[in-house]
Annotation:
Predicted 3D model of a 73-nucleotide RNA (transfer RNA) from a Caldifarciminota bacterium. The organism belongs to Caldifarciminota, within Bacteria.
RNA sequence: GCGGACGUAGCUCAGUUGGUAGAGCUCGAGCUUCCCAAGCUCGGGGUCGCGGGUUCGAUCCCCGUCGUCCGCU
Numbered sequence: 001g002c003g004g005a006c007g008u009a010g011c012u013c014a015g016u017u018g019g020u021a022g023a024g025c026u027c028g029a030g031c032u033u034c035c036c037a038a039g040c041u042c043g044g045g046g047u048c049g050c051g052g053g054u055u056c057g058a059u060c061c062c063c064g065u066c067g068u069c070c071g072c073u
Base pairs, nucleotide, nucleotide: 001072002071003070004069005068006067007066010025011024012023013022019056027043028042029041030040031039049065050064051063052062053061
């Protein structure tokens, strides 16, 4: 230099042939218990890496760019 994969909640990851985003763990509160742990209930939390484009509408499609990993030279 070239090619490919990945980037979504604090962490690990789903998601979609375009229709206003979820799970588990974690965190907070409550119930339970003499207390802790465990269990149960409710709840908090996201500019979907960033910037543009297409579209009525983009996590999804297109272009550029940044980061991580892999391969080739």
It matches the Rfam family "tRNA". From the family's description: Transfer RNA (tRNA) molecules are approximately 80 nucleotides in length.